[in-house]
RNA sequence: UACCCCAAGGAGCGUUGCAGCAAAGGUAGACUUUGUCAGGCUUGGGAGAAUGGUUGCCUGCGGCUUUUCAGCCCAGGCGGCCUCCAGCAACGACGCUCACCUUCA
Numbered sequence: 001u002a003c004c005c006c007a008a009g010g011a012g013c014g015u016u017g018c019a020g021c022a023a024a025g026g027u028a029g030a031c032u033u034u035g036u037c038a039g040g041c042u043u044g045g046g047a048g049a050a051u052g053g054u055u056g057c058c059u060g061c062g063g064c065u066u067u068u069c070a071g072c073c074c075a076g077g078c079g080g081c082c083u084c085c086a087g088c089a090a091c092g093a094c095g096c097u098c099a100c101c102u103u104c105a
Stems, first nucleotide, its partner, number of pairs: 001049001004046006010098006018040001020036006039091001052082009062073004
């Protein structure tokens, strides 16, 4: 970082219906009709793939050094890790009810 899944963003009811989805029509297509439809948005998490860093082990007719069957560097492969604490959102057609907060009476 793309996709998928989960959670949160106070709760409920009603209305409309864009996108999407389903069906039908349209030779195909454009498009049309009907039905469904007001978390489709943001944030966080999960799974997995890629990338990066770090570390352990292994490999290399690799490089350097008399630390020599050793030390360091390089490359590749396989695995581990990439955290802790505190604080904190912004939004979502229309109408109604409740909850919560503030102010006034």
This is a predicted structure of a 105-nucleotide RNA (SAH (S-adenosyl-L-homocysteine) riboswitch aptamer) from Polaromonas sp. NCBI's taxonomy places the organism under Bacteria, Betaproteobacteria, Burkholderiales, Comamonadaceae, Polaromonas. The RNAcentral record of the sequence draws on Rfam. Rfam family: SAH (S-adenosyl-L-homocysteine) riboswitch aptamer. The literature on the family includes a 2008 paper in Mol Cell by Wang et al., "Riboswitches that sense S-adenosylhomocysteine and activate genes involved in coenzyme recycling".